[in-house]
RNA sequence: GGCCCGUUGGUAAAGCGGUUAAUACACCGCCCUUUCACGGCGGAGACAUGGGUUCGAUUCCCGUACGGGUCA
Numbered sequence: 001g002g003c004c005c006g007u008u009g010g011u012a013a014a015g016c017g018g019u020u021a022a023u024a025c026a027c028c029g030c031c032c033u034u035u036c037a038c039g040g041c042g043g044a045g046a047c048a049u050g051g052g053u054u055c056g057a058u059u060c061c062c063g064u065a066c067g068g069g070u071c072a
Stems, first nucleotide, its partner, number of pairs: 001071007010025003018055001027043005048064005
């Protein structure tokens, strides 16, 4: 350098064109407890980035960045 795959809260990880973007752990508050832990209830927090297609894009297409694989 060519080709292929991936990028979603702090971490993991669903979503295959119209969802309030789900879930687990972590975090914060309240309850429980003599206290901690466990448990219960609630809360905050995410679509790498720039374009395109579409009535509508996390989803499809192209570029870029980053990571991985493979060939040279």
Predicted 3D model of a 72-nucleotide RNA (transfer RNA) from a Clostridia bacterium. The coordinates come from a structure-prediction model, not an experiment, and the mean pLDDT is 82.